[in-house]
Context: one part of a larger RNA
RNA sequence: UUGGGCGUAAAGGGUGCGUAGGCGGACAUUUAAGUUCAUGGUGAAGGCGUGGGGCUUAACCCCAUAUAGCCAUGGAUACUGGAUGACUAGAGUAUUGGAGAGGCAAGCGGAAUUCCAUGUGUAGCGGUAAAAUGCGUAGAUAUAUGGAGGAACACCGGUGGCGAAGGCGGCUUGCUAGCCAAAGACUGACGCUGAGGCACGAAAGCGUGGGGAGCAAAUAGGAUUAGAUACCCUAGUAGUCCACGCCGUAAACGAUGAAUACUAAGUAUUGGGGAGACUCAGUGCUGCAGCUAACGCAAUAAGUAUUCCGCCUGCGGAGUAUGCACGCAAGUGUAAAACAU
Numbered sequence: 001u002u003g004g005g006c007g008u009a010a011a012g013g014g015u016g017c018g019u020a021g022g023c024g025g026a027c028a029u030u031u032a033a034g035u036u037c038a039u040g041g042u043g044a045a046g047g048c049g050u051g052g053g054g055c056u057u058a059a060c061c062c063c064a065u066a067u068a069g070c071c072a073u074g075g076a077u078a079c080u081g082g083a084u085g086a087c088u089a090g091a092g093u094a095u096u097g098g099a100g101a102g103g104c105a106a107g108c109g110g111a112a113u114u115c116c117a118u119g120u121g122u123a124g125c126g127g128u129a130a131a132a133u134g135c136g137u138a139g140a141u142a143u144a145u146g147g148a149g150g151a152a153c154a155c156c157g158g159u160g161g162c163g164a165a166g167g168c169g170g171c172u173u174g175c176u177a178g179c180c181a182a183a184g185a186c187u188g189a190c191g192c193u194g195a196g197g198c199a200c201g202a203a204a205g206c207g208u209g210g211g212g213a214g215c216a217a218a219u220a221g222g223a224u225u226a227g228a229u230a231c232c233c234u235a236g237u238a239g240u241c242c243a244c245g246c247c248g249u250a251a252a253c254g255a256u257g258a259a260u261a262c263u264a265a266g267u268a269u270u271g272g273g274g275a276g277a278c279u280c281a282g283u284g285c286u287g288c289a290g291c292u293a294a295c296g297c298a299a300u301a302a303g304u305a306u307u308c309c310g311c312c313u314g315c316g317g318a319g320u321a322u323g324c325a326c327g328c329a330a331g332u333g334u335a336a337a338a339c340a341u
Base pairs, nucleotide, nucleotide: 004312005311006310007295008294012309014200015199016198017197021193022192023191025087027085028084029083030082031081033080034079035076036075037074038073039072040071041070042069049065050064051063052062053061054060090190091187092186093185095182096181097180098179102176103175104174105173106172107171108170109153114148115147116146117145118144119143120142124135125134161168162167205246206245207244208243209242210241214240215239219235220234221233222232257308258307259306260305261304262303265286266285267284268283269282270281271280272279273278290297291296314341316339323334324333325332326331
C1' cells in the first nucleotide's frame, strides 16, 4: 500500500467562511473522452501460466499456445464525462407574520459590600473545632441620615431560549446579523465537502494608558503540626474592570467532523401554522428493529447507505530534540531518532 478503525481502548481538526480539488437532482438531443466489442500491430529470447511430448520418474529439456499493457482502424452508447436546449422536488430571492441572555454602542436603575462625614451609644468587635494575629476608649462593632466609588445584576429562571464555536442574563434606545412558520410569486442545480488560506476564538498571561469597591495568586503575620514553604484565620500586591494592541491555547466535551436520504412507537417541553385531527422547526426523557467488546446509542443514531475532509497504527523516550514559521515575552504550531521494553 491493501485493509481495519476514531463516544469510553490509539484516533474528529476549538469553530466558521471559503480557494484548488473530489463528489453531485430529473428530461431530451448530440458527441464518443472514460467504458466496452472486433480485427491488426507491438509485447526480444529465456522464465511464468495452459495443453502436449522426450530422458525408467523427477529436476531438466523440447514443441505449441495464451496473457497484462501500449498503438492503430472500425463498431456499440446503458453508465460517467463534454456540448446544446428545456424542468422544479435540491439551493436561493421576494412577500406576510413570529420568537429569542445573538452582536456592537450610548444612556439609565435599584439592592448589597467597602470607604468618608455627622448624630445616637459604650466596651467590646471580629474570627475559629478551639484560638490567636487583627480592629476598638484617639470611641470601634451596632444603629440612623447624607455622600463617594467600583463591580455584579437577586426574584422571573426552566429538563427554557439564542449563537458556528468560544459564549450570551437588570432596564431603555439606536445600529446590526442569523433563524422559524405560512402561502407558493420568481431564479433554474446556482449544490455538498473542503488540502492550503482567511477570520473568530474561555480563562490565564503580555504591552501602553486609565480604574480599583469586593474578591484574591505572590507575600506577611496568627494557628495546626514532629515539620506545615499547605488545608483554617487576619491582612494583602499583581490580577480581576475599561480602551487599544498582542497571545491562540483548554476535560475548546456530546470526549461523538460536515451534508443528504431512509428506518416502530410513547411522552414532556419551546416557537410557528391549523376549527380540529394533525403538521413544521428545535430541546429532553423512555423505548423496538438494528448496532456495540460491554457500557450503552437508538429519527438530535453510536442503525442502514452515499460524498468530502481530518485523524490513528504497542508502551516509554516525547508532544521532547533539532530545523523552520509565528510571538515583545511566556510560549505556540509543525515534529523525529538513538536507546530501553